[in-house]
Predicted 3D model of a 267-nucleotide RNA (Bacterial large signal recognition particle RNA) from a marine sediment metagenome.
Parts: sequence; C1' cells; structure tokens
RNA sequence: CCGUGCUAGGCGGGGACGUAGCGGCGCCCUGAACCCGCAAUCCGCUUUAGCGGGGCUGAACUCCCUCUCGAGGGGUGCAGGCCCCGGAUUAGCGCCCCGCUUGUGGUGCUGAUGGUCCGGUCCCGCCGCGAUGGAGAGCCGUGAACCAGGUCAGGUCCGGAAGGAAGCAGCCUUAAGCGGUCACCUCCAGGCGCAGCGGGAGCGCUGGAUCGGAGCCAAGAGCGGGGGCCGCGACCCCGGGAACCGACCUCGAAGGAGGGUGCACGG
Repeated sequence: CCGUGCUAGGCGGGGACGUAGCGGCGCCCUGAACCCGCAAUCCGCUUUAGCGGGGCUGAACUCCCUCUCGAGGGGUGCAGGCCCCGGAUUAGCGCCCCGCUUGUGGUGCUGAUGGUCCGGUCCCGCCGCGAUGGAGAGCCGUGAACCAGGUCAGGUCCGGAAGGAAGCAGCCUUAAGCGGUCACCUCCAGGCGCAGCGGGAGCGCUGGAUCGGAGCCAAGAGCGGGGGCCGCGACCCCGGGAACCGACCUCGAAGGAGGGUGCACGG
C1' cells in the first nucleotide's frame, strides 16, 4: 500500500416550551436521514442523562474535533428607522380693525354732507295740579250716681187752705272722653307723576328756522397697513406607542475548509 473479516461509532440536526437538570412524544425551522412498543391532567433517565427489542452501515467523501458561513428561533425598548398619537412653537391662512381705489344698490335740487341760531333729551330750584300717605273737621255710635240741661214718679220743705219751692231715681238730649268712617272739605309731608317759570350743563342723539349747493348710506371686490386675544397651523423640538425593519445579545441546521482516528488475518 492492497484484500478479507470485525469492533468503536453512525443510521438526522436545531429552536422555544416544559424540567432541579437531560432526553423524548407534541409545536416550529431546516432537511430528506431504518422498523416496532411507551409517553403532556406526561414517558424514561441522573451530569455517564430517553428506555426496551430488532435491522442496515461501518474506519470512511459517510465517524470525531476545530474553524468558517449561515437558513431559522429566542431575548432586550436599544437617545435608531418607518408609521401613529399627544403637546408646545412658528412663517402663514382664516378672522377682526383702519385707510385708499372701484363699480353695484338705496336715498338726495320736492335740497345731501356740513355750518349757524333757537329748542328738547340731562341736573338743580320754585310754583301749580294730580296721585299717595298722614292728620283734622264733618257724620254715626257710645257716653255724666253727685259737682250739665229738660221733664221730674215717690218722698221732703213752706202755707189754715188754694197753691208754690227745692229736687233723688228713671227717661230724653248733650259736654269732655272713647270707637268707627267709602266719598266730599281743610291742613301737612316728600327718593311719586305731569305742566309752567328760572338757573345750570352740553360729548352724543334729536326737533324747528336759516345759510349753502352735491353728496350721503349699505354691503361686496382689489390694494396697503395693523392685531396675537379667537380658530386652523408645516419643518424643527418635547413626550408616548402595538406591529414591522434595523441594532445588540444568545442558540444554531444544511453547506464549505482543515485536522484526527481502531483491531485481527493474509499478500
């Protein structure tokens, strides 16, 4: 070095979950890589980590190790990106105000804007009238044991008699007082109203007279200026956010490269 026969080993791997930990059935990715039995309210093991039985392959391009590449999975909000939400700010826009220009409508020589004069509206005072409130008179009622009146039973007094006198009670009428009263009358009051007179004030609004002789008013359009208090409001900034992309960490199949690795017999 070659041939023959064995053995170690291999006959998928990985991720998450689960587990004290490992592996498996199950799920997912990759790939195409035996069969039978057990197994997620679990099955079998113990750092040596599926168990039991059978079959194929077999020291190699097929086994082991290292490196590389990297499908895919998991984790982490990581001043990231995309996108979204909210807030603040801002040129500006809407809106508002002012001025100029312009046409339109209304009104105006039966006289516009404006000017002058005299008034009103406003304030104060006085007077008059009214209303309101109060009081009085008047009216009604009541009302005097005796110190109001009229009439005065009974009784008393004077008188010979005839007759007279004073006079209580009662009744009637009244004084003072007490109570009531719509209207009429008188008086008083003022944060009531109206008219008149006088004084004052005078921006505005308005009436009349007069002067004067062509504008005045309304909304719209254009231009210019201003306003930040009202609405909208981009970039940038601040805060927040599911998913996706990215970033970082981690596990990692297939592929590629390199290295390593038995036994026996014969030639």
Its Rfam family is "Bacterial large signal recognition particle RNA". Gene Ontology terms of the family: signal recognition particle, plasma membrane targeting and SRP-dependent cotranslational protein targeting to membrane, signal sequence recognition. From the family's description: The signal recognition particle (SRP) is a universally conserved ribonucleoprotein involved in the co-translational targeting of proteins to membranes. The RNAcentral record of the sequence draws on MGnify.